This is a predicted structure of a 1520-nucleotide RNA (small-subunit ribosomal RNA) from a metagenome. It matches the Rfam family "Bacterial small subunit ribosomal RNA". The coordinates come from a structure-prediction model, not an experiment, and the mean pLDDT is 84.
RNA sequence: AGAGUUUGAUUCUGGCUCAGAACUAACGCUGGCGGCGCGCAUAACACAUGCAAGUCGAGCGAGAACGUCAGGCUUCGGCCUGAUUAGUAAAGCGGCGCACGGGUGAGUAACGCGUGAGUAACCUAUCCCCAAGCCCGGGAUAACAUCGCGAAAGCGGUGCUAAUACCGGAUAAGACCACAGGCUCCUAGGAGUCGGAGGUAAAAGAUUGCCUCUUCCUGAAAGCUGUCGCUUGGGGGCGGGCUCGCGUACCAUUAGCUUGUUGGUGGGGUAAUGGCCCACCAAGGCGACGAUGGUUAGCUGGUCUGAGAGGACGACCAGCCACACUGGAACUGGAACACGGUCCAGACUCCUACGGGAGGCAGCAGUGAGGAAUCUUGCGCAAUGGGGGAAACCCUGACGCAGCGACGCCGCGUGGGUGAUGAAGGCCUUCGGGUCGUAAAGCCCUGUCGAGUGGGAAGAACGGUUUCCAGGCCAAUAACCUGGAUACUUGACGGUACCACCAAAGGAAGCACCGGCCAACUCCGUGCCAGCAGCCGCGGUAAUACGGAGGGUGCAAGCGUUGUUCGGAAUCACUGGGCGUAAAGGGCGCGUAGGCGGUUGGGUAAGUCGGAUGUGAAAGCCCUGGGCUCAACCCAGGAAGUGCAUUUGAUACUGCCCAUCUUGAGUACGGGAGAGGGAAGCGGAAUUCCGAGUGUAGAGGUGAAAUUCGUAGAUAUUCGGAGGAACACCGGUGGCGAAGGCGGCUUCCUGGACCGAUACUGACGCUGAGGCGCGAAAGCGUGGGGAGCAAACAGGAUUAGAUACCCUGGUAGUCCACGCCGUAAACGGUGAACACUAGGUGUAGCGGGUAUUGACCCCUGCUGUGCCGUAGCUAACGCGUUAAGUGUUCCGCCUGGGGAGUACGGCCGCAAGGUUGAAACUCAAAGAAAUUGACGGGGGCCCGCACAAGCGGUGGAGCAUGUGGUUUAAUUCGACGCAACGCGCAGAACCUUACCCAGGCUUGACAUCCCCUGACAACCCUUGAAAGAGGGCCUUCCCUUCGGGGACAGGGUGACAGGUGCUGCAUGGCUGUCGUCAGCUCGUGUCGUGAGAUGUUGGGUUAAGUCCCGCAACGAGCGCAACCCUUACCUCUAGUUGCCACCAUUAAGUUGGGCACUCUAGAGGGACUGCCUCGGUUAACGAGGAGGAAGGUGGGGACGACGUCAAGUCCUCAUGGCCCUUAUGCCUGGGGCUACACACGUGCUACAAUGGCCGGCACAAAGGGCAGCAACCCCGCAAGGGUGAGCAAAUCCCAAAAAAACCGGUCUCAGUCCGGAUUGGAGUCUGCAACUCGACUCCAUGAAGUUGGAAUCGCUAGUAAUCGCGGAUCAGCACGCCGCGGUGAAUACGUUCCCGGGCCUUGUACACACCGCCCGUCACACCACGAAAGCUGGUUGUACCAGAAGUAGCUGGGCCAACCCCUCGGGGAGGCAGGUUCCUAAGGUAUGGCUGGUGAUUGGGGUGAAGUCGUAACAAGGUA
Repeated sequence: AGAGUUUGAUUCUGGCUCAGAACUAACGCUGGCGGCGCGCAUAACACAUGCAAGUCGAGCGAGAACGUCAGGCUUCGGCCUGAUUAGUAAAGCGGCGCACGGGUGAGUAACGCGUGAGUAACCUAUCCCCAAGCCCGGGAUAACAUCGCGAAAGCGGUGCUAAUACCGGAUAAGACCACAGGCUCCUAGGAGUCGGAGGUAAAAGAUUGCCUCUUCCUGAAAGCUGUCGCUUGGGGGCGGGCUCGCGUACCAUUAGCUUGUUGGUGGGGUAAUGGCCCACCAAGGCGACGAUGGUUAGCUGGUCUGAGAGGACGACCAGCCACACUGGAACUGGAACACGGUCCAGACUCCUACGGGAGGCAGCAGUGAGGAAUCUUGCGCAAUGGGGGAAACCCUGACGCAGCGACGCCGCGUGGGUGAUGAAGGCCUUCGGGUCGUAAAGCCCUGUCGAGUGGGAAGAACGGUUUCCAGGCCAAUAACCUGGAUACUUGACGGUACCACCAAAGGAAGCACCGGCCAACUCCGUGCCAGCAGCCGCGGUAAUACGGAGGGUGCAAGCGUUGUUCGGAAUCACUGGGCGUAAAGGGCGCGUAGGCGGUUGGGUAAGUCGGAUGUGAAAGCCCUGGGCUCAACCCAGGAAGUGCAUUUGAUACUGCCCAUCUUGAGUACGGGAGAGGGAAGCGGAAUUCCGAGUGUAGAGGUGAAAUUCGUAGAUAUUCGGAGGAACACCGGUGGCGAAGGCGGCUUCCUGGACCGAUACUGACGCUGAGGCGCGAAAGCGUGGGGAGCAAACAGGAUUAGAUACCCUGGUAGUCCACGCCGUAAACGGUGAACACUAGGUGUAGCGGGUAUUGACCCCUGCUGUGCCGUAGCUAACGCGUUAAGUGUUCCGCCUGGGGAGUACGGCCGCAAGGUUGAAACUCAAAGAAAUUGACGGGGGCCCGCACAAGCGGUGGAGCAUGUGGUUUAAUUCGACGCAACGCGCAGAACCUUACCCAGGCUUGACAUCCCCUGACAACCCUUGAAAGAGGGCCUUCCCUUCGGGGACAGGGUGACAGGUGCUGCAUGGCUGUCGUCAGCUCGUGUCGUGAGAUGUUGGGUUAAGUCCCGCAACGAGCGCAACCCUUACCUCUAGUUGCCACCAUUAAGUUGGGCACUCUAGAGGGACUGCCUCGGUUAACGAGGAGGAAGGUGGGGACGACGUCAAGUCCUCAUGGCCCUUAUGCCUGGGGCUACACACGUGCUACAAUGGCCGGCACAAAGGGCAGCAACCCCGCAAGGGUGAGCAAAUCCCAAAAAAACCGGUCUCAGUCCGGAUUGGAGUCUGCAACUCGACUCCAUGAAGUUGGAAUCGCUAGUAAUCGCGGAUCAGCACGCCGCGGUGAAUACGUUCCCGGGCCUUGUACACACCGCCCGUCACACCACGAAAGCUGGUUGUACCAGAAGUAGCUGGGCCAACCCCUCGGGGAGGCAGGUUCCUAAGGUAUGGCUGGUGAUUGGGGUGAAGUCGUAACAAGGUA
């Protein structure tokens, strides 16, 4: 620090996901040791049991028992008394403590917390310092005793008693209260202080020691003395109360809240201010800087993360707050409204004798429950700290330790060295090897941890006691106090840490991952199954992605997973984002609050900046040093703490105050422009309607029609009239307006902008949350109006349908007035204002200048409106002085797609609806721009037998052949639009043959290796359908070192053979097709962020990316063309088997002769737009011409670019993987591939007279031939047979007659003298064999068919058509296929249309690429949500009822010791019980608000496999 994921690829936007760190964690697998930490996050749920707050006898009264000892008695069991136990235990009065310490986080959005101030508005027990004092009296009461009630808890009556308990009085420095005065200080109006006089309020004793003084007098009491305690006052300290500034979560779908409310006066209350409370008075107070309400939450130091700013969190530790079963209340006290106190109410639990009682673990342990989940009912007060005490000491679940838990952090170990036959074994393998791997073993070492043995700390000091010394106090050498010395005494942890010794490599490694992100790869299994998955995505037979294994990678006593937080995320953007098209500018204006604001000077010092001071607790973080062997951890010091407050200074900027200026803004004046707005009036054209005339059969409408109108007279035409609406031409990226919007003419009223020149005001400005107004069309209300147009509706068409598009009609509406609505692609998809930043060229308005007689032209200023373009910006497209550039100010808005602009709620509206505006759920994208393709019922240009023009066919018939289908035991398999279908098959009777049935074989029909034997084969016999089996006869060849080896055959064992079995979607090779179409690419350069473009586009031209020109391209490659073959002409060479002009010869080129010619087959020539004319850009090239056998590629062939179709072929061959192995292999016989209701393709033959038949007669080319072609001759009507000359072939043969043609004859339009199917009979040939199932011949038979519907095919010249000939395959079988020649046409205007293709361009939501994509209803399943008669919770408001305990007030007739009076009876003062009033918790009644759950039914939404219906959108998407 980034990465993966939208696409064919690219850039951008944007979301999702990952890598990091952290955790009070949990779960899975695993687990050696130690140190330091941490350990109920959930039910503030309920709790058994034990412990967690007592202490003081030196405050007080009273005071046991067991036991022991002694004495006495005894029935020998024991009993009594005394002492001791012991002034002890337990209890009581009293004092102090119990408000600390410990727990928890429910509540609380608050002065609760944090921070900084204030208190002149306050308190503070215990502690310290200072000052003063502690005098005289009094009456009770608990304990106790006794009586009584009660189950208990407990309570009551009577009687006795003490105090440091309680009460009265004295004293009063000082304090307090009220009153008068002086001084000082300060912030409200008080504080401090000095006098004066008046009033009020104190106390308690305990104990050590001693007799100096007094009394009794061994010694005591008073007393003295020391210590502690008590009272009053002042000061300090510690701790608190209260107040204030600032900060402190979310929701505005919570916008108004408030009656003790806000303030005042007076009072009450408190330690104290205050509506804190009360009476009266006033009517205020809070709120968009967010009141009120709702939801959530203890706050902080800090913790985690982060570069930081931030974000999240608030365990442990520390500070504050709140709470203590729930709610309420007060008492005591210095302090509580009190965790282990009280009272009341409620819920719950327990006890009960049913009458009543008891209880509160959110203290430490522990239990149950809840939960994914969180420990021992441990030891000790040794240390630290706390309470009480004079002290010893007691108490202390605070605390110190230990236990449990890998929960976290840190440290250590599980060994080190050496060791290559690279062992065995595992895994992989191309079988060579590689790897685990120096890893192991082996050898040599070491000794941490653990185990054992032994030793063994620090933590301990205070205090106390003993002895001694010094000082203080005192009458004192007592005592006491202070300091010092000496000795003794105290350890839970724990025999722990630590150290030493002993033995031995011995006891100690796992977990996750290995497709990319992300480090690490192979094999097997599985076969869209099982499964994985954080995202993208893997799995459908070769899975590095599932499961296992080997290997590897990463961490390591842990490793993974899950959850959560921050990060990455600049993905809420302060640092640090955006808004033309990706999400995002408000429809527009006016303007309030607010924000921002020109120039100069002065003042001030709020902001701002600097200094100082205080504070910012400790811990933590950071630095330095130190202590545990290190580290974690701990200790000390420092720094920091960006903050707040006070004070002091600076004055540039901002603010504020005063003054100034004119440039911002505005006003006045003069001009012209304009569909700016409102109102009234006027005008012509046109449509329609009405009347009249002329006139007659149609009109209208459409792609074509029909509905419709018209003989009752339409349409057309003329005249007249009515009515409504809109204003042609001008008219223009012209004008005006803020936007919506505005268009005939005139008048009136009215807004704004612009230009010009001067004067004036003097910042008056910009923006603008709310608010107010305007706001197209449609729509709504009321009333008018209604010509045309026209939703709805009706009809006619179209169509599969057509609730549409088209047509004929037609109502709302469109128009007017008034009032609503308030939206829009209200768009420049671009908020407003100001400033700055190259230009060029139009246009509108108003000026200026030059020139001119004048106008135009020209130059120039301002304002508006367009185009192009520089810099710059932008993802790109594009924007570009009218910014989307550079800046400033203000407003609005955005934060993935869908759900959804939906639901609910609020507001507005008559309604329709508008506005504000979510969530659940779901997806891994949705999107923008541009690129390359592909496609378009887009465009342009251009080709092709593509159409057209022609000729002949197919489709109809019969037959042949292939295919589908069907059938079958099998009808083997493959090929399926073009590009499968006379295709593989250049030839299925057996064979072929792969299929079926049957019979057989199992190392096999075939290959290699090993062992044994030696022939086997052929021939014969038996058996069998054959294969085969049995038997007979017969016995081989080569080499040899003579052992044997090899070939071959038989037998055997196992490796293996074999497979036309599967996968052409695992493959090679070959092939088809687009297409012989003209294309496909590369290097370098250039352009672009990039995909990519350029080149290859453009202008011409060509059959051609052929060539030329131009050009940021320049070159090159594969294609095209050419080179090759053939054919057409010529020359040369050669002259047999070919040829014959001349000579001779013959029946005959038959022979001699010859090689001129033909021909043959070798080598050459020839054609190149070379020449001429014209066109063209001087080019390429084209048109015409000459010459030439041939002319513009002469004809034909071979030759097929990059690629496409997962095209075809595993059955040609090769080949991976899988499968079969007495069978899916092999052999054999027979059958099948030849079936037959049908359907299709390809052909043959025909339907006839351009013909059939008969006769005559002529002219080819190219081939084939020895298991062959076969002549002549003979036989047969013929197929053919017999015979067999010649020929391995320019010689012989097929083969001779080429056929059509031509000549002659006949037939005369008919199912025929056409046509030949079919069938019967007889034959021939091949072959082992023609039954299934061959071809041919002869005789006989003589079917359909009379030119073929829709549709469709071939062909542009030696072509089509037509005619015959040959060949391959092959024993035989050809209408097929491959070739050959003969005869030999017609037509092409042309490129609109169909099909295919090429180039350029355009649109695109396609990229599996239009056979694409994709929308909505319906049906089914599931999910979440809304509505809903209601039902049921929670919370809260209001009104009322009732009202416990309790404080306070009132009352107090009952009751009362202290003080006073007294006649001693009593009275008074003061109080208590009781009663009552206000307030008030729980409770109740009624009625609302808010918020959940649930609900028959219902509504839409989302998701789901290949459902149904259509075709809306994307191309002009077929109606943009």